[in-house]
Molecule: RNase P RNA; transfer RNA
Organism: soil metagenome
RNA sequence: GUGGACUAGGGCGUCGCUGCUUCACGGCAGAGGAAAGUCCGGGCUCCGCAGGGCAGUGAGCCUGCUAACGGCAGGGCGGGGCGACCCGACGGAAAGUGCAACAGAGAACAGACCGCCGAUGGAUCCUCGGAUCACAGGCAAGGGUGAAACGGUGGGGUAAGAGCCCACCGCCGGCUUGGCGACAAGGCGGGCACGGCAAACCCCUCACGGAGCAAGACCAAAUAAGCCGGCGCACUCCUGCAAAGGAGCGAGGAUUGGCCCGAUCGAGCCGGCGGGUAGGUUGCUAGAGGUGGCGAGUGAUCUCCAUCCCAGAGGAAUGACGCUCCACGACAGAACCCGGCUUACCGGUCCAC
RNA sequence: GCCGGAGUAGCUCAGCUGGUAGAGCAGCUGAUUUGUAAUCAGCUGGUCGGGGGUUCGAUUCCCUUCUCCGGCU
Numbered sequence: 001g002u003g004g005a006c007u008a009g010g011g012c013g014u015c016g017c018u019g020c021u022u023c024a025c026g027g028c029a030g031a032g033g034a035a036a037g038u039c040c041g042g043g044c045u046c047c048g049c050a051g052g053g054c055a056g057u058g059a060g061c062c063u064g065c066u067a068a069c070g071g072c073a074g075g076g077c078g079g080g081g082c083g084a085c086c087c088g089a090c091g092g093a094a095a096g097u098g099c100a101a102c103a104g105a106g107a108a109c110a111g112a113c114c115g116c117c118g119a120u121g122g123a124u125c126c127u128c129g130g131a132u133c134a135c136a137g138g139c140a141a142g143g144g145u146g147a148a149a150c151g152g153u154g155g156g157g158u159a160a161g162a163g164c165c166c167a168c169c170g171c172c173g174g175c176u177u178g179g180c181g182a183c184a185a186g187g188c189g190g191g192c193a194c195g196g197c198a199a200a201c202c203c204c205u206c207a208c209g210g211a212g213c214a215a216g217a218c219c220a221a222a223u224a225a226g227c228c229g230g231c232g233c234a235c236u237c238c239u240g241c242a243a244a245g246g247a248g249c250g251a252g253g254a255u256u257g258g259c260c261c262g263a264u265c266g267a268g269c270c271g272g273c274g275g276g277u278a279g280g281u282u283g284c285u286a287g288a289g290g291u292g293g294c295g296a297g298u299g300a301u302c303u304c305c306a307u308c309c310c311a312g313a314g315g316a317a318u319g320a321c322g323c324u325c326c327a328c329g330a331c332a333g334a335a336c337c338c339g340g341c342u343u344a345c346c347g348g349u350c351c352a353c
Numbered sequence: 354g355c356c357g358g359a360g361u362a363g364c365u366c367a368g369c370u371g372g373u374a375g376a377g378c379a380g381c382u383g384a385u386u387u388g389u390a391a392u393c394a395g396c397u398g399g400u401c402g403g404g405g406g407u408u409c410g411a412u413u414c415c416c417u418u419c420u421c422c423g424g425c426u
Stems, first nucleotide, its partner, number of pairs: 001353007009325007017030005032331001036342002039340005044212004056208005061075005076090001077088004091203002096201002098197002113143002115139003120136002122133004151169006170192001171190003175186004216282004226273006235248005253265004289308005295302002326329001354425007363378004372409001380396005402418005
């Protein structure tokens, strides 16, 4: 230098806080590796038990582990490092649509600015061999633009050139062998047809019902509708067999604190059920749990045995002081639980390379 | 605790499926006016909250992080 694992101030005393236990005195236990962010996954609970399809969201090399995962392990491929080792959103661009500003001749089945040639045709000269021009035309090797210019290097070839031809590399198709597979190795065939972007739309394969403990469950003051029982239901008119309903009057009745006037109401009152607000209880911590060991596996992980119980609040506990030691103490505080990821972090210890 | 949304100029906001960022108010200068306001013309002002990635190119797409706001007892 690289990779991995662990630790996270210690001890004593006094006074407090939360939970459990005890008749009481008292005794026992009391934050983290991230408790955080809420980024994934699962348990649990309720909601038409959620089977299929569309939409949407997500995952995306292979094999395995797991309750599940976007996690982990092992491997493949690509990239970086002298190396130990590290990094990778790593399906499809020969299904379709789309994008590429500026520069540049040309930006996708393209193109000729500079340049090269001018074999062939043309013009001029001519010693009739040819030379010159660069008009027609040919080329894409070189220059130049760009993030990117339609295989690369070398040789042959040619007027100059060009997979035009050849060798090697790359690419494509198919075969054989090895591997569960991703893939690798080696022949064969093809001059090349098929540029980039899918963290652009999209296509393919796979997965996902939604909401969340402020989910939900139980008890239950208050109180609306409704139901049951008891008591009460006066007068006139209308409908109606009745039960009952509607309209009116204001004597009696009720309300307006009591009385009078006035106003309003004029059938209800009491009890029970029901319903579920306040409040209380529960969900609430024994769990995909910790520690140790044997075994299987390269490993993640799994089987078995032994042993342990290790916060559970509801304004919300885990603190303060004194003494002492050292390496002088960082990031940070549980709120239903668990597996991960990510982020923050003073230092210290150990192992392997 | 759980769920959702937003960060762009001094302030309030645009920026559509990536192509190099604008509008109004504010500020400054000039014109107009005796002067001021109003009006007109021009100018200044941007780590697009921070970091990383994809891409030739990111305010925009993806990941991570910070800050703020809202809803649910």